[in-house]
c-di-GMP-I riboswitch aptamer from a soil metagenome, 86 nucleotides, folded computationally.
The sequence is in RNAcentral, with records from MGnify.
The coordinates come from a structure-prediction model, not an experiment, and the mean pLDDT is 88.
Rfam family: c-di-GMP-I riboswitch aptamer. Rfam links the family to the GO term cyclic-di-GMP binding.

């Protein structure tokens, strides 16, 4: 950051597989991405097993707080990277 050039990545949805879930990871697929490439470092989101609280006589469903768990394709930051016009 080009109506370049080689090229990479893979959303949504499908099927499997692991997880409480979030959501991962395989394979199918291409909405997109000039770092949509790596890292939770800070901010923000998502779940909500374990635990707490509240219900109950108890248990059971629920509710409600909560991350050690999850998103880098949510932003910033930090490293790295092709190709070289304006």
């Nucleotide at each position: 950051g080009a109506c370049a050039a080689a090229g990479g990545c893979a959303a949504a949805c499908c099927c499997g597989u692991u997880g409480a879930a979030a959501a991962a990871c395989g394979g199918g697929g291409a909405c997109g991405c000039a770092a949509a490439g790596c890292u939770c470092c800070g901010a923000g989101g998502c779940u909500g097993c374990c635990g707490c609280a509240c219900g109950u006589c108890a248990g059971g469903u629920g509710u409600g707080c909560a991350a050690u768990g999850c998103c880098g394709g949510u932003c910033g930051a930090g490293c790295u990277a092709c190709c070289g016009a304006a």